Context: one part of a larger RNA
RNA sequence: CUGGGCUUAAAGCGUUCGUAGGCGGCUUGGUAGGUGAGAUGUGAAAGCCCACGGGUCAAACCGUGGAAUUGCGUUUCAAACCAUCAAGCUAGAGGAUGGCAGGGCUGAUGGGAACUGAUGGUGGACCGGUGAAAUGCGUUGAUAUCAUCAGGAACACCGGUGGCGAAGGCGCAUCACUGGGCCAUUUCUGACGCUGAGGAACGAAAGCUAGGGUAGCGAACGGGAUUAGAUACCCCGGUAGUCCUAGCCGUAAACGAUGAGCACUGGGUUGAGGGGACUCUCACAUCCUCUCGGCCGUAGCGAAAGCGUUAAGUGCUCCGCCUGGGGAGUAUGGUCGCAAGGCCGAAACUC
Numbered sequence: 001c002u003g004g005g006c007u008u009a010a011a012g013c014g015u016u017c018g019u020a021g022g023c024g025g026c027u028u029g030g031u032a033g034g035u036g037a038g039a040u041g042u043g044a045a046a047g048c049c050c051a052c053g054g055g056u057c058a059a060a061c062c063g064u065g066g067a068a069u070u071g072c073g074u075u076u077c078a079a080a081c082c083a084u085c086a087a088g089c090u091a092g093a094g095g096a097u098g099g100c101a102g103g104g105c106u107g108a109u110g111g112g113a114a115c116u117g118a119u120g121g122u123g124g125a126c127c128g129g130u131g132a133a134a135u136g137c138g139u140u141g142a143u144a145u146c147a148u149c150a151g152g153a154a155c156a157c158c159g160g161u162g163g164c165g166a167a168g169g170c171g172c173a174u175c176a177c178u179g180g181g182c183c184a185u186u187u188c189u190g191a192c193g194c195u196g197a198g199g200a201a202c203g204a205a206a207g208c209u210a211g212g213g214u215a216g217c218g219a220a221c222g223g224g225a226u227u228a229g230a231u232a233c234c235c236c237g238g239u240a241g242u243c244c245u246a247g248c249c250g251u252a253a254a255c256g257a258u259g260a261g262c263a264c265u266g267g268g269u270u271g272a273g274g275g276g277a278c279u280c281u282c283a284c285a286u287c288c289u290c291u292c293g294g295c296c297g298u299a300g301c302g303a304a305a306g307c308g309u310u311a312a313g314u315g316c317u318c319c320g321c322c323u324g325g326g327g328a329g330u331a332u333g334g335u336c337g338c339a340a341g342g343c344c345g346a347a348a349c350u351c
Stems, first nucleotide, its partner, number of pairs: 004322003007305002012319001014202004021195003025089007033082002035078008049066004054062002092192001093189003096185005104178001106176005111155001115151008127136001163170002207248006216242002221237004259318006267296011300307002324351003333344004
């Protein structure tokens, strides 16, 4: 240097965009840098290897010749492949036009149910809570019930192995702004592509800073129980927080524990969004087709469980990562952060 792996054994970056780099469709012509073939020069000697030989009794040792020295230079030829130049193509990619579905995003406005509180009416003794209780609430009139008002948060049913989004995630309604996707036409551009070290952006919850808000819930905390104890599980309260605005943090079992892209490889069944054929005159049904989401399974793969056109099958390209357990995601140093802490990340020693 090559060789093995990454669903669950160690191992896919949380996700995307993208710089350098790596890799890259079809046709024609040129060039000849890579590449291939020949020639030639050089590649010191010694050594190694081969042949022969002599010297010493033999060997080590020594002599002669060859081979090798896989390299480099010069030169001639070839032009398939890589590269490069020129011209073109449309199957990749993108645009246009016409449609379609959607909790995709942001902002504004509106709504009802429930809950808590306030005021008033009725009413008059408990209510609440539990395994059972007690703390708690209530004659200053609770609970229950009716009316009115206020407030904050979340949006029942529809709702679905249903939809959308790169992931995190997204669910009352309306409006405005806005991103992506799919189908059809085959109308345009003409390889514009894939991946992506560094880098950048986004990134649940909790947490942090400042200012608001606070109905319910509720870390901490107080009380009541339980218990040998009970810093818990159960009950009564309850502060941060949960909510909004602006900024920070940058982590999760960020999971499909499965990186991205392309191609190929039997089927069956089902949900969602388009298009077409048939019938003709629409709809339904049936069939075909593209895209997305599930289930079951053939071959194959796999240690097995299982995966199985949404591959963990068969191949190609690019990136990331792994190399026994503990020590340890620790120490140190660097860097980011207001902090909490994050990222990069050892060794001794030990089994």
Record summary:
Small-subunit ribosomal RNA, central domain from an uncultured organism, 351 nucleotides, folded computationally. The prediction has a mean pLDDT of 88.